This is a predicted structure of a 71-nucleotide RNA (transfer RNA) from Candidatus Jorgensenbacteria bacterium GWA1_54_12.
Rfam family: tRNA. Rfam classes the family as a transfer RNA.

RNA sequence: GCGAGAUUAGUUUAGUGGCAGAAUGAGUGCUUCCCAAGCAUUAGGCAGGAGUUCGAUUCUCCUAUCUCGCA
Numbered sequence: 001g002c003g004a005g006a007u008u009a010g011u012u013u014a015g016u017g018g019c020a021g022a023a024u025g026a027g028u029g030c031u032u033c034c035c036a037a038g039c040a041u042u043a044g045g046c047a048g049g050a051g052u053u054c055g056a057u058u059c060u061c062c063u064a065u066c067u068c069g070c071a
Base pairs, nucleotide, nucleotide: 001070002069003068004067005066006065007064010024011023012022013021018054026042027041028040029039030038047063048062049061050060051059
């Protein structure tokens, strides 16, 4: 330099053109003599930009970071 892939919550991940889920972690409450465990509840996320579309996390393009391959 060329090509391919990945990017979703603090962490690990599912998802797919029509409300963004789970686990774990965090906060609060209940339970308990206390702790742990358990239960309930709350907050927290689609890497950035542009385009297509009634509607984009999803499709297209560019950029960024990472991984792999070729030279």